A computed fold for a 74-nucleotide RNA from a bacterium, annotated as transfer RNA.
The RNAcentral record of the sequence draws on ENA.
The prediction has a mean pLDDT of 81.
Its Rfam family is "tRNA".

[in-house]
RNA sequence: GGCUCCAUCGUCUAACCCGGUCAGGACGCCACCCUCUCAAGGUGGAAACACGGGUUCAAAUCCCGUUGGAGCCG
Numbered sequence: 001g002g003c004u005c006c007a008u009c010g011u012c013u014a015a016c017c018c019g020g021u022c023a024g025g026a027c028g029c030c031a032c033c034c035u036c037u038c039a040a041g042g043u044g045g046a047a048a049c050a051c052g053g054g055u056u057c058a059a060a061u062c063c064c065g066u067u068g069g070a071g072c073c074g
Base pairs, nucleotide, nucleotide: 001073002072003071004070005069006068007067010027011026012025013024020057029045030044031043032042033041050066051065052064053063054062
C1' cells in the first nucleotide's frame, strides 16, 4: 500500500444479510414494595446504534468517506 471483518445503554449482547411501532434482553444502577435490618424476591424507571455526508416518505440497517481495532496478502 491492497483486501476482508469488527465498533450498539456502565458491561455483555439481539436486531443489520431482507430499511418501517417507543432499538429488545441479561447483569449492574436508581426509586418503591416486602423484611426488625440486610440479602434474596416483586414492581417501576433512567441509560446506547463510533464520526461526517449521501440515497429515501422513512436509515442501527443501503452507499461513500473518516477514526479506532483485528486478520490476510505484498